[in-house]
C1' cells in the first nucleotide's frame, strides 16, 4: 500500500418501553476494531418505590434504566510490508 470482505449515522417505516433507548426493514455519515465486556470516568432518562426541601405545584438526590459511534480499561480478530 494492496486484496477480499465486513460494520452501517442521520433519517424513514414498523415492534418493544414511562423515557432514555433497544429489535427489524429500508438508508449510508462514516469507522482498522464502529467486535464483545457497563470494569474506571463521562452523558442520557426517570414511569414506580425511598429519602430532602415546599402547603401544594414542583425541584433535588439515591435506587433502578440506558449510551461500547463519548474516553479509558479488559478480551478477541482478517488481509498484508512486517
Nucleotide at each position: 500500500a494492496a486484496a477480499c470482505g465486513g460494520c452501517g449515522a442521520a433519517c424513514c417505516g414498523u415492534c418493544g418501553g414511562g423515557a432514555a433507548c433497544g429489535g427489524c426493514g429500508g438508508g449510508g455519515c462514516g469507522c482498522a476494531a464502529a467486535g464483545c465486556u457497563g470494569c474506571g470516568g463521562g452523558c442520557c432518562c426517570c414511569a414506580u418505590c425511598g429519602c430532602c426541601a415546599g402547603g401544594g405545584a414542583u425541584g433535588g438526590c439515591a435506587a433502578g434504566g440506558g449510551c461500547a459511534g463519548c474516553c479509558g480499561a479488559g478480551c478477541u480478530a482478517c488481509c498484508g510490508a512486517a
Record summary
Predicted 3D model of an 82-nucleotide RNA (c-di-GMP-I riboswitch aptamer) from a soil metagenome. The RNAcentral record of the sequence draws on MGnify.